[in-house]
Model confidence (mean pLDDT): 82 of 100. Predicted 3D model of a 483-nucleotide part of an RNA (small-subunit ribosomal RNA, 3' major domain) from a metagenome. Its Rfam family is "Bacterial small subunit ribosomal RNA".
Context: one part of a larger RNA
RNA sequence: UGACGGGGGCUCGCACAAGCGGUGGAGUAUGUGGCUUAAUUCGAUUCAACGCGAAGAACCUUACCCGGGUUUGACAUGCAGGUAGUACAAUCCCGAAAGGGGGAGGACCUCAGCAAUGGGGAGCCUGCACAGGUGUUGCAUUGCUGUCGUCAGCUCGUGUCGUGAGAUGUCGGGUUAAGUCCUUUAACGAGCGAAACCCUUAUCGUUAGUUGCCAGCGCGUAAUGGCGGGUACUCUAGCGAGACUGCCGUUGUAAAACGGAGGAAGGCGGGGAUGACGUCAAGUCCUCAUGGCCCUUAUGCCCGGGGCUGCACACGUACCACAAUGGCCGGUACAGAGGGAAGCGAGACCGAGGGGUGGAGCAAAUCCCAAAAAAACCGGUCCCAGUUCGGAUCGAAGGCUGCAAUUCGCCUUCGUGAAGUCGGAAUCGCUAGUAAUCGCAGAUCAGCUACGCUGCGGUGAAUAUGUUCCCGAGCCUUGUACA
Numbered sequence: 001u002g003a004c005g006g007g008g009g010c011u012c013g014c015a016c017a018a019g020c021g022g023u024g025g026a027g028u029a030u031g032u033g034g035c036u037u038a039a040u041u042c043g044a045u046u047c048a049a050c051g052c053g054a055a056g057a058a059c060c061u062u063a064c065c066c067g068g069g070u071u072u073g074a075c076a077u078g079c080a081g082g083u084a085g086u087a088c089a090a091u092c093c094c095g096a097a098a099g100g101g102g103g104a105g106g107a108c109c110u111c112a113g114c115a116a117u118g119g120g121g122a123g124c125c126u127g128c129a130c131a132g133g134u135g136u137u138g139c140a141u142u143g144c145u146g147u148c149g150u151c152a153g154c155u156c157g158u159g160u161c162g163u164g165a166g167a168u169g170u171c172g173g174g175u176u177a178a179g180u181c182c183u184u185u186a187a188c189g190a191g192c193g194a195a196a197c198c199c200u201u202a203u204c205g206u207u208a209g210u211u212g213c214c215a216g217c218g219c220g221u222a223a224u225g226g227c228g229g230g231u232a233c234u235c236u237a238g239c240g241a242g243a244c245u246g247c248c249g250u251u252g253u254a255a256a257a258c259g260g261a262g263g264a265a266g267g268c269g270g271g272g273a274u275g276a277c278g279u280c281a282a283g284u285c286c287u288c289a290u291g292g293c294c295c296u297u298a299u300g301c302c303c304g305g306g307g308c309u310g311c312a313c314a315c316g317u318a319c320c321a322c323a324a325u326g327g328c329c330g331g332u333a334c335a336g337a338g339g340g341a342a343g344c345g346a347g348a349c350c351g352a353g354g355g356g357u358g359g360a361g362c363a364a365a366u367c368c369c370a371a372a373a374a375a376a377c378c379g380g381u382c383c384c385a386g387u388u389c390g391g392a393u394c395g396a397a398g399g400c401u402g403c404a405a406u407u408c409g410c411c412u413u414c415g416u417g418a419a420g421u422c423g424g425a426a427u428c429g430c431u432a433g434u435a436a437u438c439g440c441a442g443a444u445c446a447g448c449u450a451c452g453c454u455g456c457g458g459u460g461a462a463u464a465u466g467u468u469c470c471c472g473a474g475c476c477u478u479g480u481a482c483a
Stems, first nucleotide, its partner, number of pairs: 001483002003480003007477007015467002019430005027319007034311002042053002064306007073130001077129007088105001091102004108121005132295002135293003141289001143284003146280001148278001153192006159168003172183003198272004203241007212231003217228003244266001247260005322423001326382006338369003343362002348357003389420001394415007436459007
C1' cells in the first nucleotide's frame, strides 16, 4: 500500500421489512446429473452451468457408433511427365448408396497456315510438393463474451511532505443518482469513467398529402372513403419549439432541499443504447484467427443405417391444473407491432374439422397473412362433486410437410378419461402502466418437439412505518503473526 475481521462509524441497493404473485407437492414439456449403451458427439458446472452454445437433431445438420467405400483426396496453389477418339457422355452391369466396371456418341480456347496439319493452353491422367483434421492445449494466444456493476470509482502532470516504500491531491463539513456540485484546504490543474451529446416515448407548431384520412359539398350502394372532390382532422415523417431549479416562497455562506405557480411534461419526465482501471490463469482452439504438439491408405474424405429422443432415479427452468373472481354455450366490442416472391395467398366451391380445389390481388400506409385479437361486456346453463373441474395416458379413423414420419414430426375428429382438492423444510420475482393476467406477431424453418426465445399491444393492482437484522456494494477509520 492492499486484502481480510463472527471490529467500529456513515451511506446505498426489491438487501430486509410492508405487500402481490409464484417455485418446492401432481401431470407434462425442456435442460442437466446419473445409469444404460456399439454410440447415447462435444462444450457450459456457485452467484456468473442446467428452455445455456442450439433463431428449429426424421435424412441432411452431425462432430458420435456400426458397416460399405476412397487415398494428391470434397477444396487451394505450384512443379515435372503424359494425353485426340482425350475431356465429357446417352445407355448397360454389380451395389443399400457411395463407389467400381464397360460404353454408342463426342468436344473447347489460342498461334501459324488456303487447307491438310503442326505448336501451345484449358481439361484429364500419373507422380511430387502439399491439401485436410469440429484432433490436443482457452494454463501459449488474438478476437469476442460473462461477472463484480451503470457500482462510482480508477489514475496522471507539476508542486509539497517523507531516508524510503509512499502520502497529499481523492481527506474534513454539507449536498447529490453520481469523485454531482459547493465550501474548507499544501495543494493547483488534468485525463478515463458519471452526466451530456444519440435513439425512442409523452405536448405543440410548421412543411408535405398518397397508398393514409373524411369535417363540409355532391354522386352512388343492401353495405363500405366506394366515387367526384378536399387536405381541415387523425395519421405518416422531415424540420423546429418545449424543461433550465428558469419563476415565486421558506431554509441555507454556497451547492442544494422542501413547497407552489404555470405547463402535455418538474426537478435525471419514462424507456433504450452506452459498461472506467481492473478482478475471476472466469468462458470460448466446436464461430473465426493463431503458436506448439499430434494424425497423413487416416484422427482426412464420401455413403447407407443407427445414435444425439435410450430410463430404477435426482435436480433446475417452464407450461397446464386442482375450479364458481370458474367451466361450457350463444351474442357483441376494442389493439399494437411485425412478415410476405421457390413468398403471402382473397372472394368462390368442397369437407364436421385438420384441410383440399382454385387462383384475384400484392415486391406492399394500396393486396395478403388477418379472420374472430383474447381477456373484458351481455344473456343462458352447471350448484361445490374428483364434478359439465382437470386433462395425462391409451385406442380408432383421418389431414399436412417431406425421397422418406418405424426408431423419431405436427395437426384434426371420435372414444378413453390418470394424478391432482393450493403443496414440508426451504426458496424466487416485482416499487407503476410495474406485478398479475390476456391474446397477437416474428426470427430459425420443407415440416416441427415453441409450453422456448425476442418483440407488441389490452385489462391493470397492493405495499414501502422504516434500516435493528440477512445478503451485496461504496467511503472513512481500527487491528493483523496474511501478500